[in-house]
């Protein structure tokens, strides 16, 4: 160069078009504990970018970026 495949919290995930985006782990603050560990409760943090169709898009289309695989 040409195909095909994938992008969601610090990490790993679920959400096949429907209104507060799930879940575990991490983290951060309370309870409990003599302390620490554990365990309870409660907070914070995410749709790689840009357009599009749609009443409504994480989901569909297109382009770009990024990363995997193949082919030359």
């Nucleotide at each position: 160069g040409c195909g095909g495949g994938u992008g969601u919290a610090g990490u790993a995930u679920a959400a096949u078009g429907g209104u507060u985006a799930u879940u575990a782990u991490a983290u951060g603050a309370g309870u409990u504990u003599u302390c620490c560990a554990a365990a309870c409760u409660c907070g914070a943090g995410a749709u790689g970018a840009g357009a599009g169709u749609u009443c409504g898009a994480u989901u569909c289309u297109c382009u770009c970026c990024g990363c995997c695989c193949g082919c030359a």
Transfer RNA from a Candidatus Saccharimonadota bacterium, 72 nucleotides, folded computationally.
Rfam family: tRNA. From the family's description: Transfer RNA (tRNA) molecules are approximately 80 nucleotides in length. Rfam links the family to the GO term triplet codon-amino acid adaptor activity. Rfam classes the family as a transfer RNA.
The sequence was found in a public genome assembly.